Glycine riboswitch aptamer, 89 nucleotides, folded computationally.
RNA sequence: UGGGAUUCUGGAGAAGCCCGCAAACGCGGGGGCCGAAGGGGCAAAGCGGAUCCGCCGUUCAAACUCUCAGGCAAAAGGACAGAAGACAG
Repeated sequence: UGGGAUUCUGGAGAAGCCCGCAAACGCGGGGGCCGAAGGGGCAAAGCGGAUCCGCCGUUCAAACUCUCAGGCAAAAGGACAGAAGACAG
C1' cells in the first nucleotide's frame, strides 16, 4: 500500500392477526402487511445488424422496482457503517 477470512459494536420496516388440530413456542388453512439475507426486472451507455427518421438483437447498476424466497413482540437474522485483523506485495 492492496485485498481481505474472521471477530467486536451500531443497525430500519411490517399483525405477538384470524380459524382448525393439538401436550406444545408444533402442524395445517386464510386473507393483510414489510424490504435491508438471497433472487428476478429496468435506464443511460457499449457492441453487432440493418437503415430515411429511427429500428432490431445483445451486455449491463442501485438503497429504484417485483415480492419468488425471507420477514411482521423479544431472541435470532439483517443490507450497510465503524473498529480490530490472519494474509499478500
Of the family's consensus pairs, 90% are formed in the model.